[in-house]
This is a predicted structure of a 111-nucleotide RNA (SAM riboswitch aptamer (S box leader)) from Exobacillus caeni.
It was read from a public genome assembly, where an Rfam model found it.
Its Rfam family is "SAM riboswitch aptamer (S box leader)". Rfam links the family to the GO term regulation of gene expression.
The coordinates come from a structure-prediction model, not an experiment, and the mean pLDDT is 85.
NCBI's taxonomy places the organism under Bacteria, Bacillati, Bacilli, Guptibacillaceae, Exobacillus.
């Protein structure tokens, strides 16, 4: 980098360093010196692994699967629904609403 699968309506600090930018891309609309990005600490969550419990199956001193619990390890996240729209469809006089793709993000696996 590509592919596969799953998830994306919840949750998370008036803390330090830092100094101007940030919200993927385009348009919009926002956030920002009452301090952006980034780093550290804290926190949230629970995708993967470990541990524990229960249940089931079996090639039964154990293995596998499912569920629960936990948060020790590996990530991730910590303004706004993935901030909104971006393509298609349905409803609507319009505004607008809804649904599904695409794109994006994260995890696990494969190349």
């Nucleotide at each position: 980098c590509u592919c596969u699968u799953a998830u994306c309506a919840a949750g998370a600090g008036a803390g330090g360093c830092g100094g101007a930018g940030g919200g993927a891309c385009g348009a919009g609309c926002c956030c920002g010196a009452u301090g952006a990005a980034g780093c550290c600490c804290g926190g949230c969550a629970a995708c993967c692994g470990a541990c524990u419990u229960u249940u089931a199956a079996c090639u039964c001193u154990g293995u596998u699967a499912a569920a629960a619990a936990c948060a020790c390890g590996g990530u991730g996240c910590u303004a706004a629904u993935u901030c909104u729209c971006g393509c298609a469809g349905c409803a609507u006089a319009a505004u607008u609403g809804c649904u599904g793709a695409c794109a994006g993000a994260u995890a696990a696996g494969a190349g």